This is a predicted structure of a 119-nucleotide RNA (c-di-AMP riboswitch aptamer (ydaO/yuaA leader)) from a soil metagenome. Rfam family: c-di-AMP riboswitch aptamer (ydaO/yuaA leader). About the family: This family represents a conserved RNA structure found upstream of the ydaO and yuaA genes in Bacillus subtilis and related genes in other bacteria. The model forms 92% of the base pairs in the Rfam consensus.
[in-house]
RNA sequence: CGCCGAGUCGCCCUCGCAGGCGAGCCGGGGACCCAAGUACCUGGGGUGAAUCCGGAACAUCCGGUAGGGCUCCUUCCGGCCCGAACCCGUCAGCUGACCUGGUAGGCGGUACAGGAAGA
Repeated sequence: CGCCGAGUCGCCCUCGCAGGCGAGCCGGGGACCCAAGUACCUGGGGUGAAUCCGGAACAUCCGGUAGGGCUCCUUCCGGCCCGAACCCGUCAGCUGACCUGGUAGGCGGUACAGGAAGA
């Protein structure tokens, strides 16, 4: 100076840390209406882009894919990547009022950052 992400900012207190409050942003629960048949089985659900398919020598691997990100003002083209992980705990459709939680973590660059158009 940038990137993923909601994850930024202000205030109180303190030597500082810790702790607390608020704004902004993000998430969960929660009526009528609508949706939803019941039982069993291998319950069900949430955050997230991160689902699903095929192949193997089959826990490791390979190829793809729904979907997502970057390219330093924006869009397009071109190019480069990701396609995880975790949580709730037998319980939750949507959902106004209302209730409630989070505000982390992890990276890259020092170049007039590829091209075109626009601003």
Source information
The prediction has a mean pLDDT of 86. The RNAcentral record of the sequence draws on MGnify.